[in-house]
RNA sequence: AGAGUUUGAUCCUGGCUCAGCACGAACGCUGGCGGCGUGGCUAAAACAUGCAAGUCGAACGCGAAAGGGCUUCGGCCCAAGUAGAGUGGCGCAAGGGCGAGUAAUGCUUUCCUAACGUACCCCAGGCUCAGGGAUAACUCACCGAAAGGUGUGCUAAUACCUGAUGAACCCACAGAGUCGUAUGGCUCAAUGGGCAAAGUUCAGGCGGCCUGGGAGCGGGGAACGUCCUAUCAGGUAGUUGGUGAGGUAACGGCUCACCAAGCCUUAGACGGGUAGCCGGUGUGAGAGCACGACCGGCCGCAUCGGGACUGAGACACUGCCCGGACUCCUACGGGAGGCUGCAGUAACGAAUCUUCCGCAAUGGACGAAAGUCUGACGGAGCGACGCCGCGUGUAGGAUGAAGCCCCUCGGGGUGUAAACUACUGUCAGGGGUUAGCAACACAAUGAGCAACCCCAAAGGAAGAGGCGACUAACUCUGUGCCAGCAGUCGCGGUAAUACAGAGGCCUCAAGCGUUGUGCGGAAUCACUGGGCUUAAAGGGUGCGUAGGCGGUCUUGUCAGUGCUUUGUGAAAUCCCAGGGCUCAACCCUGGAAUAGCUUGGCAUACUGCAAGACUUGAGGUCCGAAGAGGUAGCUGGAACUCUAGGUGGAGCGGUGGAAUGCGUAGAUAUCUAGAGGAACGCCAAUGAUGAAGAUAGGCUACUGGGCGGAUUCUGACGCUGAGGCACGAAAGCGUGGGGAGCAAACGGGAUUAGAUACCCCGGUAGUCCACGCCCUAAACGAUGUACACUAGGUACGGGAGGUUCUGACACCAUCCGCGCCGAAGAUAAAUUGAUAAGUGUACCGCCUGGGGAGUACGGUCGCAAGGCUAAAACUCAAAGGAAUUGACGGGGGCUCACACAAGCGGUGGAGCAUGUGGCUCAAUUCGAAGCAACGCGAAGAACCUUAUCCAAGGCUUGACAUGCAUGGAUUAGUUGGUCGAAAGAUCAAUGACGCUCGCAAGAGUGGAACAUGCACAGGUGCUGCAUGGCUGUCGUCAGCUCGUGCUGUGAAGUGUCGGGUUAAGUCCCUUAACGAGCGAAACCCCUAUCGUUAGUUACUAACGCGUCAUGGCGAGGACUCUAACGAGACUGCCGGUGUCAAACCGGAGGAAGGCGGGGAUGACGUCAAGUCCUCAUGGCCUUUAUGCCUUGGGCUGCACACGUGCUACAAUGGCGCAAACAAAGCGACGCGAUACCGCAAGGUGGAGCAAAUCGCAAAAAUUGCGCCCCAGUUCAGAUUGGGGUCUGCAACUCGACCCCAUGAAGUUGGAAUCGCUAGUAAUCGUGGAUCAGCUACGCCACGGUGAAUGUGUUCCUGAGCCUUGUACACACCGCCCGUCAAGUCAUGGAAGCCGGUAGCACCCGAAGUCGCCCCGUUUCAGGGGUGCCCACGGUGAGAUCGGUGACUGGGACUAAGUCGUAACAAGGUAGCCGUAGGGGAACCUGCGGCUG
Repeated sequence: AGAGUUUGAUCCUGGCUCAGCACGAACGCUGGCGGCGUGGCUAAAACAUGCAAGUCGAACGCGAAAGGGCUUCGGCCCAAGUAGAGUGGCGCAAGGGCGAGUAAUGCUUUCCUAACGUACCCCAGGCUCAGGGAUAACUCACCGAAAGGUGUGCUAAUACCUGAUGAACCCACAGAGUCGUAUGGCUCAAUGGGCAAAGUUCAGGCGGCCUGGGAGCGGGGAACGUCCUAUCAGGUAGUUGGUGAGGUAACGGCUCACCAAGCCUUAGACGGGUAGCCGGUGUGAGAGCACGACCGGCCGCAUCGGGACUGAGACACUGCCCGGACUCCUACGGGAGGCUGCAGUAACGAAUCUUCCGCAAUGGACGAAAGUCUGACGGAGCGACGCCGCGUGUAGGAUGAAGCCCCUCGGGGUGUAAACUACUGUCAGGGGUUAGCAACACAAUGAGCAACCCCAAAGGAAGAGGCGACUAACUCUGUGCCAGCAGUCGCGGUAAUACAGAGGCCUCAAGCGUUGUGCGGAAUCACUGGGCUUAAAGGGUGCGUAGGCGGUCUUGUCAGUGCUUUGUGAAAUCCCAGGGCUCAACCCUGGAAUAGCUUGGCAUACUGCAAGACUUGAGGUCCGAAGAGGUAGCUGGAACUCUAGGUGGAGCGGUGGAAUGCGUAGAUAUCUAGAGGAACGCCAAUGAUGAAGAUAGGCUACUGGGCGGAUUCUGACGCUGAGGCACGAAAGCGUGGGGAGCAAACGGGAUUAGAUACCCCGGUAGUCCACGCCCUAAACGAUGUACACUAGGUACGGGAGGUUCUGACACCAUCCGCGCCGAAGAUAAAUUGAUAAGUGUACCGCCUGGGGAGUACGGUCGCAAGGCUAAAACUCAAAGGAAUUGACGGGGGCUCACACAAGCGGUGGAGCAUGUGGCUCAAUUCGAAGCAACGCGAAGAACCUUAUCCAAGGCUUGACAUGCAUGGAUUAGUUGGUCGAAAGAUCAAUGACGCUCGCAAGAGUGGAACAUGCACAGGUGCUGCAUGGCUGUCGUCAGCUCGUGCUGUGAAGUGUCGGGUUAAGUCCCUUAACGAGCGAAACCCCUAUCGUUAGUUACUAACGCGUCAUGGCGAGGACUCUAACGAGACUGCCGGUGUCAAACCGGAGGAAGGCGGGGAUGACGUCAAGUCCUCAUGGCCUUUAUGCCUUGGGCUGCACACGUGCUACAAUGGCGCAAACAAAGCGACGCGAUACCGCAAGGUGGAGCAAAUCGCAAAAAUUGCGCCCCAGUUCAGAUUGGGGUCUGCAACUCGACCCCAUGAAGUUGGAAUCGCUAGUAAUCGUGGAUCAGCUACGCCACGGUGAAUGUGUUCCUGAGCCUUGUACACACCGCCCGUCAAGUCAUGGAAGCCGGUAGCACCCGAAGUCGCCCCGUUUCAGGGGUGCCCACGGUGAGAUCGGUGACUGGGACUAAGUCGUAACAAGGUAGCCGUAGGGGAACCUGCGGCUG
């Protein structure tokens, strides 16, 4: 110090979140030791038990007992004047606890008290005389359960009372001096009046009283400061003041009587909410913000409320009285109690300790003292609650053990880590010794803590969180949008570094994480230190009050201000230095620091204040001109509608097209006359005026403001402006008029799926006038007002001036206004730029994430509609601004393509073939799905093919591959038998080989095979959304990019745009771009012309031979041809156009001309396009089956629908006969000639040919001749019957072909739709692959014949470039709005119901003070009665806050509900704002406004 998160990406705005520090904490996992701190934050709710305030015999009178001793048993002595209670004194008002109340009766700081008090302590002066009567204790008697009480009698005092003395004390009265801020203080002295005391001890003292002073501690007062709320704006009757009295220590309405009517308040009174305040604490760079535990100061409280007594001090925590609630005891008559002291209990709660030890230390009370008391305090205990320190070992130790994990199977990690070897001894443990806390004259005294020494043994001592990014740290397995994680973004739907486990790693460490809270980051309330054109934010506009701010000069003053100074700012804390515990935490000592307040002094620039002067700010005067400025009145023409009349005669009107409507009862049209209301064409503009809203025919009257000029006057009179007041479009409201046109609502007609709309025909409020309301708009420049300064250029409006002799024009400089462009600057950018959004000043208004919401409640204004003011719960992680690249548009421009148009031929109708869907089925295997699936995979389904297709039968190391182990003649092969549909099962016979030994028999051994077992094979099983490869498509469209440079904060742009041109981002020119790459083109193949070379199987001109005839033969290398190499075409030449270009047009030559024709060739990318069933492949699944074998069936199934084709419907034809001309292929499991047989398919047969040699092989359309004569035909051939041929193990399901017979639909095809621009379409035949055969009419190739039309781009489709809008970016198959329906949540209203709070009125009125009356053993005390005040309580009417509430209103949220399509593109009627009406809903319409 920043980071993550809005977007496809960018910059900005803006919120949310994170990293840091802290804590009286809590929770989870874990837990060795010690030191120092700290620990009921919740129920100021309730408390069992014990303790927390007593002490003094040196103030006083009484006065035991146990026990011991003695005894004459009567008792006595000691204990003992002790214990004990009582009178009396002092203390109990301190210490300790808590924070309920309190927003000021408090606290803090600084002052005042001339308005006061003070026991104990200190200092000074003086005094302490003489008397008196009681009373507790105690005794006796009595009452009561108890608590307690009553009476009689006796007694003491430092208890109580009377008298004396007394001033420097108090009071009264008059005087003098002196001082002070007013009342007044102090001092002096005269007179009169008043007031005191206590003894005790044994002599040392300790006391007592009066007066004055001091110290410390208190009482009272003042000023500044001290939270939120205006949805609290008025409050107050002892209230404010006075006079007098009372009361107090003392001032005072503190209280009372009377008089006056004041007092407080927008600088926030009064009310409501919350809260003890401060030193300080946390955080922060600071300013601040938050807090006020522990420690210290102040205040308040003591079960709740009231009250006084005593006393120096209280209205008293462990005192009293009364009332209330609660608890306890009770004999029911009455009594007792108060832990917010220390422990502790239960309750509450996420949560907070021992019913410990001791007065040894420090301090307190009493006492002369010893001492007693002290839950203050000192200690210990419990809790990782916090801070600090220490340890859990140290060194060596590699075949880098084992285990675990990963792996590319080679290895790597854990890891010197362990084991093992050597060593050390902190802490804990055991034993021992003993300083210090200890200071009391001596002596005594330690609750508890602790230091030092020795011993043993590596032994007893490590976890928690994290590892997707932020944020340090990665792999495997499991799971499969499940389980789960998550602070934010977000992970998880079969390859998860994000879940869970494991290994490894990272960070901290006796802790680690989580949660909560505070500050920080957050400049995200901005004083330091923010903003307001479009992101949230300028009030609709002006006038003006308070307030804030204010021109030039001089003088005074010194309030602000600056410097200095006095006092204060408690201690602790923080900081610095030093020191003490082994260090640290902790503690001690000293210093420094501290805003502020306060005292005195100095300075005088600036501000203020006072006085004076000035003219430039402001205003006035005079002269002049401009203007839709305002109000009132008068008046004009055009148009419109209506009325009357004339002409006229069938339509008019309206629309995209229509209809409703009007019209033969005479419309529309046209002419004349009249009536009415509203609005003002041209001028007119980018113009003018006004504060804004707004203002327009003409004339007149009255009137506001601004501008220019002047040798004019006043003299700061100014700027802004919270509240306030005035004005304020349209719509709307009230009353009364008016009403032509237009026109919400409404009616009708259309459109439409619907059409509560857009369009049309009508039409009422309203629009108009007068008066009165309303007070809002996109009231906008989305830009507050005023002033000053800061480059220019230019158009226009209004003035006045200069130049020229004058005038016009022109030019120059100038003031005011209104626009455009633009420098610097500003800005997130767009933009702005003297009319600032620049640079400054003054003042006001407003903003602080989106939604909820400009809503609810409250208040206020309004006749109403509604306006102004204005929240919260809840919810989201965004919402937004500007700009960028794309994509899209029922936006625009340019251009292209068989895209359309112009043509030719088809499809769609028929029959058949074929593929698909659907249906069916035991099964009809699977895939392909708009173009870009559907004669597609399939270039051949009768079996095979063929598949988890179906039925059935079998096999299980397997049909196929490799390895290991075992076996030993079982093996291969051959033959035969049984079962079987086959596969297969099973039985029998026969039957091998190499090597060694051996004569042989035989024995041993080995490889292959076989068998058994184990690894494994196998899978057309799944995932094409895990993949490779291949392919389709946009599209053979002209695009797609890069380097460097430049522009921009950036995404990006430029280049690649623009002007031409092209088939083309092809080329040229221009140019902040210059170049380059992938594409286009070219290079390659075929074809068209020629040449060269070569010449068999091809060819045959010349020569020769031969044949009926034929290149048949010799020969030839000319020709054709074959197949290799070359040539040729390049806008090269000419003319024109064009920018001197690129290029285009025309021409010549040429076989070919502008890419000659055709092919191959497919950029960056798009479609999660297609394919796991070609192949390959990850993962998953299966393993006596999803593998393998077999038989049969199915893939061919048929009410139907679609695609692609074939054949036709005929005469440009059909049939018959005859004749002609190709190319390219194929052939040995083959092609198969001549010949013969058969009507034919075909058969017999087998010459020739591995092919320019032989064969397939006949080309067909065509041509010639003949028949048919327009018909369901001599067209067409489906279907069916019969008979055959061929292939094949086998043609039933289910082959092709032939012959005979049969002879269906069909007479040119609806909407719609396809192909094709030349050797093309159309038409004709030929060949090949696959293949036993074939469903081929398919596909691929080959040649023959051979057209028509178009020179255009309006439209449809698709594409390219430029531009524009965008709320889209999964990119229009996008986004998105509202009602309704469902669920959840919070909230408003509501008849009521319940509760709290603070007052008001009245009633009652305890205790008690004060006053009065009566009684009173003498006084005093006391008793009785009564008055005022008054706690609690009661009644009543309201106020306010909260809870609940049938029902009800809207709101928010929720993968796949309903209805529509409102908005975003011209969003298909431009949108939006205000207002009014209407409508299921988004919305629609009227009026006015805005451009966003």